[in-house]
RNA sequence: UUACGAUAAAGGCAAACCCGCCGAAAGACGGGGCCGCAAAGCCAACGGACCUAAGGCAUAGCUAUGGUGGCCGGGCUGCCGAA
Numbered sequence: 001u002u003a004c005g006a007u008a009a010a011g012g013c014a015a016a017c018c019c020g021c022c023g024a025a026a027g028a029c030g031g032g033g034c035c036g037c038a039a040a041g042c043c044a045a046c047g048g049a050c051c052u053a054a055g056g057c058a059u060a061g062c063u064a065u066g067g068u069g070g071c072c073g074g075g076c077u078g079c080c081g082a083a
Base pairs, nucleotide, nucleotide: 004081005080012037013036017032018031019030020029022027035070041076042075043074046073047072048071049068050067051066055063056062057061
């Protein structure tokens, strides 16, 4: 340096749920919480998947320009060092 990831050390993040708040919703954000996570750090204007359907439309429906990076792949960055 590259790969790899331990019943190691130091620290980090925080699912469900509850409260507040924003939103049409999905969902986000803040507080509590702690299921889990070695990228659970960043990118949704890199590709796919999934959720929602305000608005629009050929209106029992379809549609993302709204979302999910804690769905997967990919990209960028990064702590530690047993095998």
A computed fold for an 83-nucleotide RNA from a Bacillota bacterium, annotated as c-di-GMP-I riboswitch aptamer. The source organism's lineage runs through Bacteria, Bacillati and Bacillota. Model confidence (mean pLDDT): 88 of 100.